[in-house]
This is a predicted structure of a 105-nucleotide RNA (TPP riboswitch aptamer (THI element)) from Arsukibacterium indicum. It matches the Rfam family "TPP riboswitch aptamer (THI element)". Rfam describes the family as follows. Vitamin B(1) in its active form thiamin pyrophosphate (TPP) is an essential coenzyme that is synthesised by coupling of pyrimidine and thiazole moieties in bacteria. The previously detected thiamin-regulatory element, thi box was extended, resulting in a new, highly conserved RNA secondary structure, the THI element, which is widely distributed in eubacteria and also occurs in some archaea. NCBI's taxonomy places the organism under Bacteria, Pseudomonadati, Pseudomonadota, Gammaproteobacteria, Arsukibacterium. The prediction has a mean pLDDT of 75.
RNA sequence: GCGGCAACCAAGGGGUGCACCUGUAAAGGUGCUGAGAUGCUUUCGGGCAAACCCUUAGAACCUGAUCCGGAUUAUACCGGCGGAGGGAUGGUGCUAACUCCUCAA
Numbered sequence: 001g002c003g004g005c006a007a008c009c010a011a012g013g014g015g016u017g018c019a020c021c022u023g024u025a026a027a028g029g030u031g032c033u034g035a036g037a038u039g040c041u042u043u044c045g046g047g048c049a050a051a052c053c054c055u056u057a058g059a060a061c062c063u064g065a066u067c068c069g070g071a072u073u074a075u076a077c078c079g080g081c082g083g084a085g086g087g088a089u090g091g092u093g094c095u096a097a098c099u100c101c102u103c104a105a
Base pairs, nucleotide, nucleotide: 001098003095004094005093007092008091009090010089011055012054013053014052017032018031019030020029021028022027038049039048040047041046061086062085063084067080068079069078070077
């Protein structure tokens, strides 16, 4: 130095769903899946923040998609789509199989 580990710091990217009940509404409560489904605000289009996840070894997440099949009260709930297309990085640390340099024998 390459490779490996994935510990820390900073930066960045992303989504925040579904059903039922009460209620005139606003809203509140309960349940399902999950890493996460929270809070504030709004001109009701959305915006901001926290937690969580992901950062090219990239299925975090988006498009396809008001998609297809199977379940469910219902929902990206499960699978396909997907050897499809996109998609956000720097530093420190540890290790030393391998390679290089220097010195000695």